């Protein structure tokens, strides 16, 4: 680095230094930022992956079920992972064909837009393999 496997709508801040960026890459959008960006350093907090621990099931091994902890390892403290772009589903709009039949109505296909719809793909973090 590269596999697995979980998890990916919550949460959570100020001070010092620094001097223009930053939100992952790529393309597009939108937003933050000299009323101080990224970065580095202090002190606080967020969670609860590892860990501490109780009690069921199993008995041989825990990839097990439910709780309680926050000492240590990490990680994180604008905007959902800031949104989108890959694949379905819905719903709406413009025409375009067929059908009934009378100013509508059904049904096909195809394009754009939208959805905190549902999924993938990257990415991110954590434990294990190596």
């Nucleotide at each position: 680095c590269u596999g697995u496997u979980a998890u990916c709508c919550a949460g959570a801040a100020a001070g010092g230094u620094g001097g223009a960026g930053g939100g992952a890459u790529u393309a597009g959008a939108c937003c933050c930022u000299g009323c101080g960006a990224a970065g580095c350093c202090u002190u606080a907090g967020c969670a609860a992956c590892c860990c501490u621990u109780u009690g069921c099931c199993a008995u041989u091994u825990g990839c097990g079920c439910a709780g309680a902890g926050a000492a240590g390892g990490u990680g994180c403290u604008a905007c959902a992972u800031u949104c989108u772009a890959c694949c379905u589903g819905c719903a709406a709009c413009c025409g375009c064909c067929g059908g009934a039949u009378g100013u509508u109505c059904c049904g096909g296909a195809u394009g754009u837009u939208g959805c905190a719809a549902g999924g993938a793909c990257a990415a991110a973090u954590a434990a294990c393999c190596c």
SAM riboswitch aptamer (S box leader) from a Sphingobacteriales bacterium, 130 nucleotides, folded computationally.